Context: one part of a larger RNA
RNA sequence: UUGGGCGUAAAGGGCUCGUAGGCGGCUGGUCGCGUCUGCUGUGAAAUUCCUCGGCUUAACCGGGGGCUUGCAGUGGGUACGGGCUGGCUGGAGUGCGGUAGGGGAGACUGGAAUUCCUGGUGUAGCGGUGGAAUGCGCAGAUAUCAGGAGGAACACCGAUGGCGAAGGCAGGUCUCUGGGCCGUCACUGACGCUGAUGAGCGAAAGCGUGGGGAGCGAACAGGAUUAGAUACCCUGGUAGUCCUAGCUGUAAACGAUGUUCACUAGAUGUGGGAGGUAUCGACCCCUUCCGCGUCGACGCUAACGCAUUAAGUGAACCGCCUGGGGAGUACGGCCGCAAGGUUGAAACUC
Numbered sequence: 001u002u003g004g005g006c007g008u009a010a011a012g013g014g015c016u017c018g019u020a021g022g023c024g025g026c027u028g029g030u031c032g033c034g035u036c037u038g039c040u041g042u043g044a045a046a047u048u049c050c051u052c053g054g055c056u057u058a059a060c061c062g063g064g065g066g067c068u069u070g071c072a073g074u075g076g077g078u079a080c081g082g083g084c085u086g087g088c089u090g091g092a093g094u095g096c097g098g099u100a101g102g103g104g105a106g107a108c109u110g111g112a113a114u115u116c117c118u119g120g121u122g123u124a125g126c127g128g129u130g131g132a133a134u135g136c137g138c139a140g141a142u143a144u145c146a147g148g149a150g151g152a153a154c155a156c157c158g159a160u161g162g163c164g165a166a167g168g169c170a171g172g173u174c175u176c177u178g179g180g181c182c183g184u185c186a187c188u189g190a191c192g193c194u195g196a197u198g199a200g201c202g203a204a205a206g207c208g209u210g211g212g213g214a215g216c217g218a219a220c221a222g223g224a225u226u227a228g229a230u231a232c233c234c235u236g237g238u239a240g241u242c243c244u245a246g247c248u249g250u251a252a253a254c255g256a257u258g259u260u261c262a263c264u265a266g267a268u269g270u271g272g273g274a275g276g277u278a279u280c281g282a283c284c285c286c287u288u289c290c291g292c293g294u295c296g297a298c299g300c301u302a303a304c305g306c307a308u309u310a311a312g313u314g315a316a317c318c319g320c321c322u323g324g325g326g327a328g329u330a331c332g333g334c335c336g337c338a339a340g341g342u343u344g345a346a347a348c349u350c
Base pairs, nucleotide, nucleotide: 003322004321005320006319007304008303012318014201015200016199017198021194022193023192025088026087027086028085029084030083031082033081034080036076037075038074039073040072041071042070048066049065050064051063052062053061054060091191092188093187094186095184096183097182098181099180103177104176105175106174107173108172109171110154115149116148117147118146119145120144121143125136126135162169163168206247207246210243211242215241216240220236221235222234223233258317259316260315261314262313263312266295267294268293269292270291271290272289273288274287275286276285299306300305323350324349325348332343333342334341335340
């Protein structure tokens, strides 16, 4: 490289947008670029293959044919692919009417609880553990009542539930704002799918700036435990956790399962719409569209299992894998304030 693969054996990029490229619905005309076909020229000779002949034979040599899978010119064909030019509406998008939602951003605001402060009541313990001790407390703690301060998180509802591309999103109100779904079938008329490079988003921890700091709590200190105990348990406690505008760009960023389209038994639960039956109306029941689950036939799988939300059957495009260790290391490049990230070997060894 060919091939074979990527849920768990090596392997799906963390996610989206999108450039080039690749691929692309139905139908008419036209061109004849790809494509198919005829002819002509060329494709040196030798070599090679077939055949005939010459040295007694063979090797060897000579003649003829083939091959040279190609290229160019020219005549023709037009199904398919393509170019150009029309038309269509099943793809895609828009409009109109509805609808659910912790989707996002900003501002304001609420109650419970913890802690702290002040005051009242009140007295000797509190706290903590397997048991203790460190710690707090007669300078009046713990408990309890009243008032105040401040920060962070939002009990019940709450769900096996909802929304978002992913990360993720939850007290309430208001403002701004993205997307989805259903109905209608009014409009555009292939405007589509994927997507190397690129751009944006991206948990936690971490970094620099200025704030904030209740609780929790790396580091650290002390008390225990223990042979030791740089731990698990306890008492404290700094960064941090929160806000701000930036940086970082990684995760078991997981469904360990790329995106899009089509097709292939059923059963059942649940969330959001629409319609029907019946009715005054609603529930129930039935049909249908979209989503989230559970089970399960065919099929697939090494098995486990997957199974209309496929890991089934096909199509398009991208990413990735190629024995273990060395190693996601070294070197170099790029990015970063740094931490480091990204790209990513070899020797050697089994």

The prediction has a mean pLDDT of 88.
This is a predicted structure of a 350-nucleotide part of an RNA (small-subunit ribosomal RNA, central domain) from an uncultured Endomicrobiales bacterium.